Small-subunit ribosomal RNA, 5' domain from Erythroxylum areolatum, 478 nucleotides, folded computationally. Model confidence (mean pLDDT): 84 of 100.
Context: one part of a larger RNA
RNA sequence: GGAUGAACACUGGCAGCAGGCUUAACACAUGCAAGUCGGAUGGGAAGUGGUGUUUUCCAGUGACGAACGGGUGAGUAACGCAUAAGAACCUGCCCUUAGGAGGGGAACAACAGUUGGAAAUGACUGCUAAUACCCCAUAGGCUAAGGAAAAAAAGGAAGAAUCCACCCAAAGAAGGGCUUGCGUCUAAUUAGCUAGUUAGUGAGACAAUAGCUUACUAAGGCAAUGAUCAGUAGCUGGUCCGAGAGGAUAAUCAGCCACACUGGGACUGAGACACGGCCUAGACUCCUACGGGUAUUAGCAGUGGGGAAUUUUCAGCAAUGGGUGAAAGCCUGACGAAGUAAUGCCGUGUGGAGGUAGAAGGCCUACAGGUCAUGAACUUCUUUUCUCGGAGAAGAAGCAAUGACGGUAUCUGGGGAAUAAGCAUCGGUUAACUCUGUGCCAACAGCCAUGAUAAUAUAGAGGAUGCAAGCAUUAUCC
Numbered sequence: 001g002g003a004u005g006a007a008c009a010c011u012g013g014c015a016g017c018a019g020g021c022u023u024a025a026c027a028c029a030u031g032c033a034a035g036u037c038g039g040a041u042g043g044g045a046a047g048u049g050g051u052g053u054u055u056u057c058c059a060g061u062g063a064c065g066a067a068c069g070g071g072u073g074a075g076u077a078a079c080g081c082a083u084a085a086g087a088a089c090c091u092g093c094c095c096u097u098a099g100g101a102g103g104g105g106a107a108c109a110a111c112a113g114u115u116g117g118a119a120a121u122g123a124c125u126g127c128u129a130a131u132a133c134c135c136c137a138u139a140g141g142c143u144a145a146g147g148a149a150a151a152a153a154a155g156g157a158a159g160a161a162u163c164c165a166c167c168c169a170a171a172g173a174a175g176g177g178c179u180u181g182c183g184u185c186u187a188a189u190u191a192g193c194u195a196g197u198u199a200g201u202g203a204g205a206c207a208a209u210a211g212c213u214u215a216c217u218a219a220g221g222c223a224a225u226g227a228u229c230a231g232u233a234g235c236u237g238g239u240c241c242g243a244g245a246g247g248a249u250a251a252u253c254a255g256c257c258a259c260a261c262u263g264g265g266a267c268u269g270a271g272a273c274a275c276g277g278c279c280u281a282g283a284c285u286c287c288u289a290c291g292g293g294u295a296u297u298a299g300c301a302g303u304g305g306g307g308a309a310u311u312u313u314c315a316g317c318a319a320u321g322g323g324u325g326a327a328a329g330c331c332u333g334a335c336g337a338a339g340u341a342a343u344g345c346c347g348u349g350u351g352g353a354g355g356u357a358g359a360a361g362g363c364c365u366a367c368a369g370g371u372c373a374u375g376a377a378c379u380u381c382u383u384u385u386c387u388c389g390g391a392g393a394a395g396a397a398g399c400a401a402u403g404a405c406g407g408u409a410u411c412u413g414g415g416g417a418a419u420a421a422g423c424a425u426c427g428g429u430u431a432a433c434u435c436u437g438u439g440c441c442a443a444c445a446g447c448c449a450u451g452a453u454a455a456u457a458u459a460g461a462g463g464a465u466g467c468a469a470g471c472a473u474u475a476u477c478c
Stems, first nucleotide, its partner, number of pairs: 001478004006474002010470001013348002016345003020340001021306001026304003030301003035064003040061002043058004071259003080184002083181004089176003094172001096170002099167002102136004111126006142147001155164003185231002192222003197219008234256004238249004261282005283296001286293002312338001316335001320334001321332004351381004361372004386415006395405001422467005427448003433462005443450001
């Protein structure tokens, strides 16, 4: 000198854009953040009077989604990440191609009845539908060519054409799992580490390779090119500094990873070992009739706490995107927006021109005067901003209709210089000097140093210098 997710002191006009718990992965009141489909389905309720091919809503069965989106960085020194390769794999929705969808059956919720419990939530009996479930048939698959063992499907809407959905196979797109080369912080006052450990064979498991698991066999494997142990840490694109080499860093945005009160576990599913799912142990919160239950904000707001320190319990699905649905639509604290604080960057203003009796006043003075100073007053002009009116968008795609932001941006008329300047410094470094008070005191200070009666270094005043809606200090990096 530059920089910052900054903080503190003093001060503070406006606009645009961006960012805002770096600390306790501390504890959380309340509301919302994942639903949708009646064109899969039996039933129930309400309405209408259209008794029908009517309208709306609903708990249940069923389907798809809930594995995305959003948050956080605790753990992790690792194929975690980055880069470059690889072979033994999987893939719902989407796209393309070739085929198929025949025949039958038995239930279970809802519902009704009875009944347990304080509640959460159950138990028994009976009835019932389906795109829920099961059986037969057929397609396809394996093979040592003899054969062996398994095994698909569903309808809905419509007057019809047709549309949507279903099953099997192949290919694609896109996504994911796995393996490997190389790179990836500190410490030797950490020198030895390892027994599923290293390799092989058989078997099992998996979508798949593999000590992934297991039985047997061998005794290997890693390490001074730093193993192991310990400490620290999410990694990267990037960001900051620097002419570069390089150093530092990992907020926002983007990619990957890990986590979801603390451990463990699987279920469902194309996909999870699942933030707003389940089971289990523990901790904590709340309810309890003491038998038992309930919750977990590192989603958006918000509260307490911690801290130098970080915002609203706002409005909207109009746009973009996502889920679902045939669609209308519904849901969406994603998102698009507003609010808040000078947190930063950038722009702009706080007036312009004229004006000497060189005014009053302050300060200095050698008492002549000098300086603040054309500065003010005064004259005239303008209206960015301010204030009061008028008009008023684009963003909407897709004929029309549909805008949260928002009566916002913008345009235009009236008014009146009106509403708007501070902070730090002035001994040297370092741009800027005098007076007064104080008297090694009070104080100052980044370093050198200053102050003991003439202090340009302390305090005040006048003046000056620097930057400016900021300024100075502190902290950290180059």